[in-house]
RNA sequence: UAUGACGAUGCGGGAGAGACCGACGCGAAUGCCUGCAUUCGCUUCGGCGCCGACGGAGCAACCGCCCCGGAAACUCUCAGGCACCAGGACCGUGUCGUCAGG
Numbered sequence: 001u002a003u004g005a006c007g008a009u010g011c012g013g014g015a016g017a018g019a020c021c022g023a024c025g026c027g028a029a030u031g032c033c034u035g036c037a038u039u040c041g042c043u044u045c046g047g048c049g050c051c052g053a054c055g056g057a058g059c060a061a062c063c064g065c066c067c068c069g070g071a072a073a074c075u076c077u078c079a080g081g082c083a084c085c086a087g088g089a090c091c092g093u094g095u096c097g098u099c100a101g102g
Base pairs, nucleotide, nucleotide: 001101003100004099005098006097007096008095009094010093011092012091013090018048020047021046022045023044025042026041027040028039029038030037031036032035049082050081051080055078056076057075058074062070063069064068
């Protein structure tokens, strides 16, 4: 040091799949038969359907120091997710650190 790799971090972009059904509870509104009904929202639980790009697991092209090991955006969905929010592999960019190169 206008370089590369890795790690951390800020910012931007970032897909898929039910605003599903039922039950209890809470809150709000409406109706009046004053204690019930209906609608909406939220939490929890249960049911069916679905998604894969956090995580996890499996196979494997391939790679290696070849005993064995590393291995995907493929596959499976345990977990997770299925309006918004959040999350989100990955991509771009800024900063910091380490290593390497000039």
Record summary:
This is a predicted structure of a 102-nucleotide RNA (Glycine riboswitch aptamer). The sequence was found by an Rfam model in a public genome assembly.